[in-house]
Predicted 3D model of a 359-nucleotide RNA (Bacterial RNase P class A) from a marine eukaryotic metagenome. It matches the Rfam family "Bacterial RNase P class A". Its family is annotated with dimeric ribonuclease P complex, ribonuclease P activity and tRNA processing in the Gene Ontology. The sequence is in RNAcentral, with records from MGnify. Model confidence (mean pLDDT): 76 of 100.
């Protein structure tokens, strides 16, 4: 300097809180109340954030297409993930280690300010050449036309790179190596790597732009529902639908067309219903339940590089509802940071205290 693991004040004593269990009393079929009884048990590693991904609950359903939205190498795990492994590729560190919004730029369209010549139908500021042409000149040489992009200059990026040759000066121009495209072979389930071969091959960054390819996806949410008691106004208005045709004595059936069937105001089917849609006003803030035995925890053994599976044993846990765990005294000491469940449970990602162990 990293990586991991445990901890997040302890210990008595009293007296208060809150749920159950047992006992006593009262009241009572049931039950409900009460109690200076006795037992147990009582906020977290993040309870935070609401960022994901389920369990559960409802939608009169369901299917399919489109839209919308989500992930993004590969192989695994897991109830499932955008999350854990482990592998490949990059990048950052001496280095243990530690990060990636890790498909595709040849399928299109569009975007690089500024600077600078010049960011794409590229491009000549400074500069290099007298090899070829013209004109001037004693010769040297100078102007112009014409040549270049190897040298500066600007940028985050200048059109693959370093070297040798060539050349009038250069330029993959050609060769050698790297790089890049393609093909094949071997190694691995796989993403890839390596190894041969061949092509002189060319703007690059960016999809956390919009697309484009591949996989996923019903809303909506405990204030979600369900029960009971009470009370109100069985209140008013507007639209828009039930219309047709068979059968039957008649209720009534069926069919067909209309309308709906919550949260995508989208089609299309199937099944159901027969009503829906909107505006005004008014009643009920009660009570019980969901609410906690679960993909639970804890230890072993066996597999497995791991994540995590089996299969034994063994435990039982806060469930409050204007919202419980708090006061006091003594002692010890690393002298105590972050910080309080509210339907449960896997994850991330923020805030932080104090020890121990690998590298």
């Nucleotide at each position: 300097g990293u990586u991991g693991g445990c901890u997040c004040g302890g210990u008595a004593a009293u007296c208060g809180c809150u749920a159950u269990u047992u006992c006593u009393c009262a009241u009572u079929a049931u039950u409900u109340g009460a109690g200076u009884a006795a037992g147990u048990a009582g906020a977290g590693g993040a309870a935070a954030g609401u960022c994901c991904g389920g369990g559960c609950u409802c939608c009169u359903u369901c299917g399919g297409a489109c839209a919308a939205g989500g992930u993004g190498c590969c192989a695994g795990g897991u109830a499932a993930c955008a999350c854990c492994u482990g592998g490949g590729g990059g990048g950052c560190g001496c280095a243990a280690g530690c990060c990636c919004a890790u498909g595709g730029a040849u399928a299109g369209u569009g975007c690089c300010a500024c600077a600078g010549a010049a960011a794409a139908u590229a491009u000549a500021c400074c500069g290099c050449c007298u090899a070829a042409g013209u004109a001037c000149u004693u010769u040297u040489g100078u102007a112009c036309u014409g040549g270049u992009a190897a040298g500066g200059u600007u940028g985050a990026a200048a059109u693959g790179g370093u070297g040798c040759g060539g050349u009038a000066a250069g330029a993959g121009c050609g060769c050698a190596c790297c790089g890049c495209g393609u093909a094949a072979a071997u190694g691995g389930c796989a993403a890839c790597a390596u190894u041969u071969a061949u092509g002189g091959c060319a703007g690059g960054g960016a999809a956390a732009a919009c697309c484009c390819c591949a996989c996923c996806u019903g809303g909506a949410g405990c204030a979600a529902g369900a029960c009971c008691a009470a009370a109100u106004a069985g209140a008013g208005a507007a639209g828009u639908a039930u219309a047709u045709g068979a059968c039957u004595a008649a209720c009534g059936u069926c069919a067909u067309a209309c309308c709906g069937u919550c949260g995508g105001u989208u089609c299309c089917g199937a099944a159901c219903g027969g009503g829906c849609u909107u505006c005004u006003g008014g009643g009920u803030a009660g009570g019980u339940u969901g609410c906690u035995a679960g993909a639970g925890g804890u230890a072993g053994u066996u597999g497995g590089u791991g994540a995590c599976a089996a299969c034994u044993a063994u435990u039982c846990g806060a469930g409050a509802u204007g919202a419980a765990u708090g006061a006091u005294u003594a002692c010890c000491c690393u002298c105590g940071a972050c910080a309080g469940a509210a339907c449960c449970c896997g994850g991330c990602u923020u805030a932080u205290u104090g020890c121990c162990a690998g590298c």